[in-house]
Molecule: small-subunit ribosomal RNA
Organism: uncultured bacterium
RNA sequence: AGAGUUUGAUCCUGGCUCAGGACGAACGCUGGCGGCGUGCUUAACACAUGCAAGUCAAGGAGAACGGGAAUCUUAGGAAUCCUUAGUAAACUGGCGCAAGGGUGAGUAACGCGUAGGUAACCUGCCCUGGAGUGGGGAAUAACAUCGGGAAACCGAUGAUAAUACCGCAUGACAUUCAGAAUUCGCAUGUUUUCUGGAUUAAAGACCUGUCGCUCUGGGAUGGACCUGCGUCUUAUUAGUUUGUUGGUGGGGUAGCGGCCUACCAAGGCGACGAUGAGUAGCUGGUCUGAGAGGAUGACCAGUCACACUGGCACUGAGACACGGGCCAGACUCCUACGGGAGGCAGCAGUGAGGAAUAUUGGGCAAUGGGCGAAAGCCUGACCCAGCAACGCCGCGUGGGUGAUGAAGCUUCUAGGAGUGUAAAGCCCUGUUAGGAGGGAAGAAUUCUCGACUUGUCGAGGUUGACGGUACCUCCAGAGAAAGCUCCGGCUAACUCCGUGCCAGCAGCCGCGGUAACACGGGGGGAGCAAGCGUUGUCCGGAUUUACUGGGCGUAAAGAGCGUGUAGGCGGGAUGGUCAGUCAGUGGUGAAAUCUUGCGGCUUAACCGUAAGCGUGCUUCUGAUACUGCCAUUCUUGAGUGCGGAAGAGGGAAGUGGAAUUCCUGGUGUAGCGGUGAAAUGCGUAGAUACCGGGAAGAACACCAGUAGCGAAGGCGGCUUCCUGGUCCGCAAACUGACGCUGAGAUGCGAAAGCGUGGGGAGCAAACAGGAUUAGAUACCCUGGUAGUCCACGCCGUAAACGAUGGGCACUAGGUGUCGGGGGUAUCGACCCCCCCGGUGCCGCAGCUAACGCAUUAAGUGCCCCGCCUGGGGAGUACGGUCGCAAGAUUGAAACUCAAAGGAAUUGACGGGGGCCCGCACAAGCGGUGGAGUAUGUGGUUUAAUUCGAUGCAACGCGCAGAACCUUACCUGGGCUUGACAUGCACGAGAUCGUCGGUGAAAGUCGGCUUCCCCUUCGGGGGCUCGUGUGCAGGUGCUGCAUGGCUGUCGUCAGCUCGUGCCGUGAGGUGUUGGGUUAAGUCCCGCAACGAGCGCAACCCCUGUCCAUAGUUGCCAUCAGGUAACGCUGGGAACUCUAUGGAGACUGCCGGUGAUAAGCUGGAGGAAGGUGGGGAUGACGUCAAGUCCUCAUGGCCCUUAUGUCCAGGGCUACACACGUACUACAAUGGCCGGUACAGACGGUGGCAAGACCGCGAGGUGGAGCUAAUCCCAAAAACCGGUCUAAGUUCGGAUUGGAGUCUGCAACUCGACUCCAUGAAGGCGGAAUCGCUAGUAAUCGCUGAUCAGCAGGCAGCGGUGAAUACGUUCCCGGGCCUUGUACACACCGCCCGUCAAGCCACGGAAGUUGGGAGCGCCCGAAGUCGUUUGCCUAACCGCAAGGAUGGCGACGCCUAAGGCGAUACCGGCAACUGGGGCUAAGUCGUAACAAGGUAACC
Repeated sequence: AGAGUUUGAUCCUGGCUCAGGACGAACGCUGGCGGCGUGCUUAACACAUGCAAGUCAAGGAGAACGGGAAUCUUAGGAAUCCUUAGUAAACUGGCGCAAGGGUGAGUAACGCGUAGGUAACCUGCCCUGGAGUGGGGAAUAACAUCGGGAAACCGAUGAUAAUACCGCAUGACAUUCAGAAUUCGCAUGUUUUCUGGAUUAAAGACCUGUCGCUCUGGGAUGGACCUGCGUCUUAUUAGUUUGUUGGUGGGGUAGCGGCCUACCAAGGCGACGAUGAGUAGCUGGUCUGAGAGGAUGACCAGUCACACUGGCACUGAGACACGGGCCAGACUCCUACGGGAGGCAGCAGUGAGGAAUAUUGGGCAAUGGGCGAAAGCCUGACCCAGCAACGCCGCGUGGGUGAUGAAGCUUCUAGGAGUGUAAAGCCCUGUUAGGAGGGAAGAAUUCUCGACUUGUCGAGGUUGACGGUACCUCCAGAGAAAGCUCCGGCUAACUCCGUGCCAGCAGCCGCGGUAACACGGGGGGAGCAAGCGUUGUCCGGAUUUACUGGGCGUAAAGAGCGUGUAGGCGGGAUGGUCAGUCAGUGGUGAAAUCUUGCGGCUUAACCGUAAGCGUGCUUCUGAUACUGCCAUUCUUGAGUGCGGAAGAGGGAAGUGGAAUUCCUGGUGUAGCGGUGAAAUGCGUAGAUACCGGGAAGAACACCAGUAGCGAAGGCGGCUUCCUGGUCCGCAAACUGACGCUGAGAUGCGAAAGCGUGGGGAGCAAACAGGAUUAGAUACCCUGGUAGUCCACGCCGUAAACGAUGGGCACUAGGUGUCGGGGGUAUCGACCCCCCCGGUGCCGCAGCUAACGCAUUAAGUGCCCCGCCUGGGGAGUACGGUCGCAAGAUUGAAACUCAAAGGAAUUGACGGGGGCCCGCACAAGCGGUGGAGUAUGUGGUUUAAUUCGAUGCAACGCGCAGAACCUUACCUGGGCUUGACAUGCACGAGAUCGUCGGUGAAAGUCGGCUUCCCCUUCGGGGGCUCGUGUGCAGGUGCUGCAUGGCUGUCGUCAGCUCGUGCCGUGAGGUGUUGGGUUAAGUCCCGCAACGAGCGCAACCCCUGUCCAUAGUUGCCAUCAGGUAACGCUGGGAACUCUAUGGAGACUGCCGGUGAUAAGCUGGAGGAAGGUGGGGAUGACGUCAAGUCCUCAUGGCCCUUAUGUCCAGGGCUACACACGUACUACAAUGGCCGGUACAGACGGUGGCAAGACCGCGAGGUGGAGCUAAUCCCAAAAACCGGUCUAAGUUCGGAUUGGAGUCUGCAACUCGACUCCAUGAAGGCGGAAUCGCUAGUAAUCGCUGAUCAGCAGGCAGCGGUGAAUACGUUCCCGGGCCUUGUACACACCGCCCGUCAAGCCACGGAAGUUGGGAGCGCCCGAAGUCGUUUGCCUAACCGCAAGGAUGGCGACGCCUAAGGCGAUACCGGCAACUGGGGCUAAGUCGUAACAAGGUAACC
């Protein structure tokens, strides 16, 4: 520090997720030791038991156990005295109990934090001063007696003390009043001094110097109150408050104060967020972060609040009091039922709750606290120990050596490799644990003695819970001590097996459907380690709330537009001030924490010490540029004035013509209208059309223009009236910053809609009808009502858009246009130049993710406002506000997804566009689809009908040929090292040949015959058979694991690369453009220049010629011969054969074209513009086809899925489809006659002539291993016949008889003859081929093959028609455009309905909650009143008084009750939409012009 994830890829926006750190944690697996820490986060739920606050001795009273003494005795004991002991326990009294300890419920507050104030205060104990401590009195507890009660406890009477209580005296520098002077302060006020008056104290003890007591000054400490600032969320809480805000009098308090009360006034708070609601103790700090921040507030520390819940006061220096009191309430316990007792949020502990949190331990030795003079006592504060890997830190589980790289396990190509120096073995060490011995520090005090300067010093002694612990030494011995998670990417680490979208994994992306590095196991590896993972939470990464540090044209985001309040911001100059600002300074910012240095525990964690930090607040001093404030001034911002100007700016009134419709009259007749085509509709009752007249309403053609005006919405005939704004000019007339923006507020605001009343021609939601359609509640047509128009009033929204808030300034230009002005020039404002204002286009810098923007900014800055923070849910719900309603505005959550999105790129696609090809259409010729048959396929059937191929690109395809074989299928019969290959071991034997039984055969059983080669004679080798073992074998599966081969787009013209250039990038350029071509063919142009694979050419056949060669081919010339024939001699001319060449290149000419490429016409030529044909198939696409050609990974079978055999099947047959053949006839059939090919094949063959047969064929066999012989032509041509018919067409089917092949033609061959003589009359929708030697037509050959062709592959013979043209169909190429597609239109995708699940809203009602309001009642208690009762101290001779208490009454008031209301929840019949869920239904809305452009 980043990474993964939206896409085919890219850049951006944007969310989600991960890697880090942390924790008072919990859970899973595992677990050796020690140190230091930490440990109910939940029920402020309820608590058994024990402990957690006492102590002192001024006072009165005062035991016992035990011990001792003597006495009595019934010898058991008893009583007395002394001691225990003035002790224990209790009481009065003093001090403490308000600290310490716990908890975080409440509290959003002066509660806390920080800085101040108190001239408005208090402060026990402590310190330091001053002054004093005289003399009396009356009670009371304990106790005793009596009484009540179950108890708790209480009452009466009697006695008594004090440092308890009460008078009196004295008394101030205390308090207070009056007066005088004085200091200081912001004010009320305050300091000091003086004079006078009034008021107020005390306690003694021990015993001779201490401790106390009283009054008072000061200090210290602690507290109280007040103030500035800071301190969570919510406006779907906007108003709140009646002691409320202030004043006066009174009361109250330590003290100020509405703190309380009476009266008076009507204030106080609030958008800088009052009030309400929710949540929460606050802080130092802690965690995280680079920081700023964010989160948090366990432990430790400060502070606040609370102590079962609520209220209340008393005591006291201090409390409204955790282990005090009173009352009420809930709960628990005791009870004799009458009454009582209690409060662990102290330490342990129990139950409950919960994922979860410890011992009913030891000790006061240390530190600290209370009391005490002290000893000392008390102290669950504290110090220790126990439990817990809960955290942090440290240590160990051994070290060295050790290769035959052991075994085992894993893997494997079977060789090996890995685990792995790992182990074993050998040599060592001795931490921890174990045993033994030694053994601390923490200890200073107090005490005793001594000294003196009386609180210090010196000496001595004593005190340890932890603990026989830490630590040290010795002993033995590698002995007792390693796990957890992960290994697809992020992210370090890979293999085998199992599983087979199952089981499962998963933080995100995503894995799993038979080869899973992702599931489970094994092996191996990676990481961390006494831990490792998981879960949860916080910060980080996240610049993803952006102060540091983001945005708003299109990604989320500019309010529809003005006016304007508060607020924010604001021109030039001078002077003042110093609030902000800046600098320095003093105070504070507790300690701990943190950082750094040093130090102490063996180290570290931990601890100590010092410094820093503590970014803050505040005091004082200084600076004065900037900002603020005050004062004065200026004119450039802004405005006014004067002079001009343009304009659909607004409102009102009037007015005009064209058109439409209607009415009326006329002419006139059968149609009109409407559409893609129609129909509905109108019209013979006279329409439409044309003409005349009239009425009505609405809108204003041309002008008209990226022209004008307005803030926006918006504004359009003409005239008049009223009226707003803007622009230009001014030799610069006036004001003098008057400005900009603008939360709330307020006004305007298209269309539609609403209300009331008018109006209504045209148009036109709804509605009706007609069409279209599968449907058509639409698009189209005919009608048609609201509405559209006017007036008044609402509504307040729009894709209200420039998707761009307003203002000011600055930053290259060019070119239009509108308004105004100036200059030059002129007859002239005709040009030309310049300035200001508006409105467009292009474009630089710059900006931008890109597109684009670019002086009209989306550039560069400043000011102000509005708005955004993933998609969906949702602009929805609830609540509020507005509205007559419709609805508008404000505006969530649950839940759900990992994306949603912007721009651009490459493709693909479009019922987008342009250009161009192709038998693509058109023009033609012939077919298919109808018939019969053949053949293939589907389907069906079957024991089996083997398998594959399935749109084009499967279907006369694999199959160039299934009777057996083939053959893979079925039935049945057999074999099991096997039909076939090879190794090893053992045994036998040559192999071969041959015979018999059985059998359908295979096979099985048995017999006969035969006896290889070499040899060192031991044996070895070859072959065959048998047994056994490795293995063979598989047309079994997977073509979606593969190679190879093939099809297809397509013989289409395309597909790419290097370098350069452009772009952030995907990518582009080149390859686009202008021409041209069959062609990315060529030319020109061009940020491209070149190149490759394709095209073309090179190759083969064919067309012309030449050369060479001349047999088997040829025969012109010469000669010979025949009935005839190159038959013979010969010839080498010709044809031909087969080798090599020539030829054609737009080469030449004209025209055209850019002068090019080329095109066009012509000449010559056998051939002319690639002459014709073939071979040749770019990058790629289709998971195309093939595991049954072959090869091959994996899986499967192994007496069978292998192999042998016989028979059957692949040939089935209601049907359907493809491909063919033959036909339907006269361009024909039949009969007879007569010709002419090419290419191929032939010895297991082709076979002539001859003979036989009607024929297939047979007999026989010349010739031929082939330019020699053979297979071997048909249509055509000539002649005849048939005469339009189911025929002399057609030949299916069937009967009979045959031929040939073959072991064998039954299932199941071909052919022949005789007989039979079906359908069929040129074929519906639809569809195929072909552009010239082509189609059509005719036959021939070959492969396969024993036989079998209508198929296939070839060959030649005869030999046409048509192409205007590219609108349309199909396919393709290039460019361009749109796209929400990229599995790429066979795409994507929307809504209803149906099913399941989930959360939410409404809802009759029902059930809770907290806060408040009104009324009733009203405990305890303070305060007040008091005519009742009681009353020691003082007064009084007494009566009595004073005082105090009780009681009663009054105010306030907790709890309780009643009532009405609002708010917040729970549940809910029913209901509403929403979300999610591999393959449900209906349609087709959107994305292409999405087939009616889409959207608001």